[in-house]
RNA sequence: GGGCCCGUGGUCUAGUGGUCAUGACGUCGCUCUUACAAAGCGAAGGUCGCUGGUUCGAAUCCGGCCGGGCCCA
Numbered sequence: 001g002g003g004c005c006c007g008u009g010g011u012c013u014a015g016u017g018g019u020c021a022u023g024a025c026g027u028c029g030c031u032c033u034u035a036c037a038a039a040g041c042g043a044a045g046g047u048c049g050c051u052g053g054u055u056c057g058a059a060u061c062c063g064g065c066c067g068g069g070c071c072c073a
Base pairs, nucleotide, nucleotide: 001072002071003070004069005068006067007066010025011024012023018056027043028042029041030040031039049065050064051063052062053061
């Protein structure tokens, strides 16, 4: 330098054009316990890497850029 894939709460992850962006772990509160853990119930936490475009409508499609991984030279 070229090709392909990926980027979504603190971490991992579902979502593949449509009306609250999903779940698990973690965090916080309550119940339970002498207490802790486990268990049950509830809550907070995301402007979907950035920026333009297409569309009535974009996390999703397209371009550029940034970051990561694999391969080729």

The RNA shown here (transfer RNA) has 73 nucleotides and comes from a Thermoplasmatota archaeon. It matches the Rfam family "tRNA". By type it is a transfer RNA. Rfam links the family to the GO term triplet codon-amino acid adaptor activity. RNAcentral records the identical sequence in 2 taxa. NCBI's taxonomy places the organism under Archaea, Methanobacteriati, Thermoplasmatota. RNAcentral holds the sequence, with entries from ENA and MGnify.